[in-house]
RNA sequence: CCCACGAAAGGGCAACCCCGGGGAAACCCGGGCCACGCAAAGCCACGGGCCUACCGAGGACGGACCUCCAUGGCAGCCGGGCCGCCGAA
Repeated sequence: CCCACGAAAGGGCAACCCCGGGGAAACCCGGGCCACGCAAAGCCACGGGCCUACCGAGGACGGACCUCCAUGGCAGCCGGGCCGCCGAA
């Protein structure tokens, strides 16, 4: 120095909840409060998985509605890829 690894130190992130905004929804963004957790809880939807279903398709109907569908979403579900702080065993 590199790979693996995850002790220490310093520092980092922030689930839930509340408010505001966006969205049809899932969910996202900002703020507040805080701390469920995280060594990649940094980034990327590539594979699997999960969530949602505006539009569309089908069904029912007076209507509300029901089913299917990802092109929407989850990177804090797993795998994979990219990048990265610290340095003991």

c-di-GMP-I riboswitch aptamer from an Actinomycetota bacterium, 89 nucleotides, folded computationally. Its mean pLDDT, the model's own confidence on a scale to 100, is 85. Of the family's consensus pairs, 100% are formed in the model. It was read from a public genome assembly, where an Rfam model found it.